Predicted 3D model of a 353-nucleotide part of an RNA (small-subunit ribosomal RNA, central domain) from an uncultured Chloroflexota bacterium.
Context: one part of a larger RNA
RNA sequence: CUGGGCGUAAAGCGCACGCAGGUGGUCCGGCAAGUGGGGUGUGAAAGCCGCCAGCUUAACUGGCGGAGGCCAUCCCAAACUGCCGAACUUGAGGCCUGUAGAGGUAUGUGGAAUUGCCGGUGUAGUGGUGAAAUGCGUAGAGAUCGGCAGGAACACCCAGGGGGAAACCAGCAUACUGGACAGGUCCUGACACUCAGGUGCGACAGCGUGGGGAGCGAACCGGAUUAGAUACCCGGGUAGUCCACGCCGUAAACGAUGGACGCUCGGCGUCUGCGGGCUAUCAACGUCUGUGAGCGCCUCAGCUAACGCGGUAAGCGUCCCGCCUGGGAACUACGGCCGCAAGGCUAAAACUC
Numbered sequence: 001c002u003g004g005g006c007g008u009a010a011a012g013c014g015c016a017c018g019c020a021g022g023u024g025g026u027c028c029g030g031c032a033a034g035u036g037g038g039g040u041g042u043g044a045a046a047g048c049c050g051c052c053a054g055c056u057u058a059a060c061u062g063g064c065g066g067a068g069g070c071c072a073u074c075c076c077a078a079a080c081u082g083c084c085g086a087a088c089u090u091g092a093g094g095c096c097u098g099u100a101g102a103g104g105u106a107u108g109u110g111g112a113a114u115u116g117c118c119g120g121u122g123u124a125g126u127g128g129u130g131a132a133a134u135g136c137g138u139a140g141a142g143a144u145c146g147g148c149a150g151g152a153a154c155a156c157c158c159a160g161g162g163g164g165a166a167a168c169c170a171g172c173a174u175a176c177u178g179g180a181c182a183g184g185u186c187c188u189g190a191c192a193c194u195c196a197g198g199u200g201c202g203a204c205a206g207c208g209u210g211g212g213g214a215g216c217g218a219a220c221c222g223g224a225u226u227a228g229a230u231a232c233c234c235g236g237g238u239a240g241u242c243c244a245c246g247c248c249g250u251a252a253a254c255g256a257u258g259g260a261c262g263c264u265c266g267g268c269g270u271c272u273g274c275g276g277g278c279u280a281u282c283a284a285c286g287u288c289u290g291u292g293a294g295c296g297c298c299u300c301a302g303c304u305a306a307c308g309c310g311g312u313a314a315g316c317g318u319c320c321c322g323c324c325u326g327g328g329a330a331c332u333a334c335g336g337c338c339g340c341a342a343g344g345c346u347a348a349a350a351c352u353c
Base pairs, nucleotide, nucleotide: 003325004324005323006322007307008306012321014201015200016199017198021194022193023192025088026087028085029084030083031082033081034080035077036076037075038074039073040072041071042069048066049065050064051063052062053061054060091191092188093187094186095184096183097182098181099180103177104176105175106174107173108172109171110154115149116148117147118146119145120144121143125136126135162169163168206247207246208245209244210243211242215241216240220236221235222234223233258320259319260318261317262316263315266298267297268296269295270294272292273291274290275289276288277287278286302309303308326353327352328351335346336345337344338343
């Protein structure tokens, strides 16, 4: 000495569940596999170390002695790891009582608005733009009033707000249902953490079958603009967007930051529990304060190449998983697996700088 790393330089799997594996709280007793010490055996020659000797010296060579093993066997030790047994409650789980919430699924329902249709009033424009034109309108539009139909999305409340593992989740009501947190400290007694493979979930777009279709709107068709305009702007408009069921499995799936646990100055705000004080008797409200669980901002130490991070760590530590190893070729080829397809996953090399 026995790699270094992963917020932005290459590098955290999109998220979760979880078998094998790895790792594992406090205390007592035992065993002695790991571990430590000792004895014995063996440890060829060369090599290595020491001494001596031979070539004029050295390298080199020769002689003698020694050291040397993740080895075998026997003995000793029992702190630590392990194994066996007994115990504990702080980790984990359960129970009881509460609390907040766009968490999920299903069914029903409401109003505003857009569009269309029907009817009334009414007459020449309307629409659109930088300016226009295409378009719509005397077969009566646009405007305005009433009625009807249908689909999609839910203004205000709404917040630096909340919930969820992530993707994501917002009108209202009901039913079913998942999780979290607090208080009680009643029960179990390490039942735990992580997780290769595996399994499930997974925005948008896309695909299959059937439905639906108001608005919007890839493709497409017109009108403009322009040197051109396969665009940006305008008028139309199909798929799609919506629903049911089944696929797809990707993303700047981002905090570009894997999970768990412990430890480490302060200040401010906010959301949600529990407790205490004050105001006037409780409560509500207000205010001060203690203690949990979240969401944010600023900062000490420390860290960092810097930017910045800073109890929601990128600080100090432990455990487990994933990943990186110059740029291009290459989120590619080939092969394999998956998919109806689109394609996805895994993933090179020649060559080149």
Source information:
It matches the Rfam family "Bacterial small subunit ribosomal RNA".